[in-house]
Transfer RNA from Candidatus Spechtbacteria bacterium RIFCSPHIGHO2_02_FULL_43_15b, 72 nucleotides, folded computationally. Its Rfam family is "tRNA". By type it is a transfer RNA.

RNA sequence: GCGGCGGUAGCUCAGCGGAAGAGCGCAGGUCUUAUAAACCUGUGGUCAAUGGUUCAAAUCCAUUCCGCCGCA
Numbered sequence: 001g002c003g004g005c006g007g008u009a010g011c012u013c014a015g016c017g018g019a020a021g022a023g024c025g026c027a028g029g030u031c032u033u034a035u036a037a038a039c040c041u042g043u044g045g046u047c048a049a050u051g052g053u054u055c056a057a058a059u060c061c062a063u064u065c066c067g068c069c070g071c072a
Stems, first nucleotide, its partner, number of pairs: 001071007010024004018055001025043006048064005
C1' cells in the first nucleotide's frame, strides 16, 4: 500500500430500514442478627466521526479515525 472483519449502556454482546434490547454490573427495597444468595423496582446510550440517500438510518452509500486478521 491492498483486501476482509469489527467499533452499540461501565463490561460481554444482540438488533441488518419503522427509530435501542438482553445478561452481568451499579443503586434502592424485601428477606437475614448481619453479609452473601434469591426475588422486586430502578439506573443506564450524541449507536466511532462527518456528509449523502430516504417520509424515516444503528441498519444502505461515500470519506475519515481506531482495533484485529490476511496479502504484498